[in-house]
Molecule: c-di-AMP riboswitch aptamer (ydaO/yuaA leader)
Organism: Bacillota bacterium
RNA sequence: AAAUAAAGAAUGCUGAAUUCCUGUUCUACACCGACAGGAUACGGGGGAACCAAUUUUUUGGGGUGAAUCCGGGCAUCUGCCCGGUAGGGCUAACCUUGUGGCCCGAAUCCGUCAGCUAACCUCGGAAGCUUGACAGGGUAGAAGG
Numbered sequence: 001a002a003a004u005a006a007a008g009a010a011u012g013c014u015g016a017a018u019u020c021c022u023g024u025u026c027u028a029c030a031c032c033g034a035c036a037g038g039a040u041a042c043g044g045g046g047g048a049a050c051c052a053a054u055u056u057u058u059u060g061g062g063g064u065g066a067a068u069c070c071g072g073g074c075a076u077c078u079g080c081c082c083g084g085u086a087g088g089g090c091u092a093a094c095c096u097u098g099u100g101g102c103c104c105g106a107a108u109c110c111g112u113c114a115g116c117u118a119a120c121c122u123c124g125g126a127a128g129c130u131u132g133a134c135a136g137g138g139u140a141g142a143a144g145g
Base pairs, nucleotide, nucleotide: 012129013128014127019039020038021037022036023035024034025033042124043123044122045121046120051115060113061110062109063108064107069084070083071082072081073080074079087104088103089102090101091100093139094138095137096136097135098134099133
C1' cells in the first nucleotide's frame, strides 16, 4: 500500500410504526437503558343514503402486506426442496428518467361474517437491517468569480 474478515459508532434503508410526558427500577446524584401508564406524527378495520351487485353461499369467505401464480422433485394428511413469475425494494444532498448491479417475492389475523360508505364505532403506533456504479432533467444550498 492492497485485499479479506469481525466489532463498534455514525449515516442511511424496509415499514404506518415517529415524538413527548409521568412513574418505577438501576445510581451518591444524574444521564442512558429497561418496565408500566398516558398522549402523538402517521396508519388500518367496521359502518347509511346514492351507486355497485343481482347470484353465490365448505369448493367457505374476508383483512393487513410488494409477497401472487406456474412447473418440477421428495414425502404421500399436513408438509419440504428447486427453478421461474405477477408484484416490490436498494444503489446517499432531494425528486425524477434511464442503463448496469444487488435483493425480496414472506408471514399472519378474523372466525361463518363484512362491496362502496357521511355521522359514528374501533384497532395499530412494531420489528429488522448496513447498499453506494454511471448518464440525463428539475429543485435547494454552499463556495468562488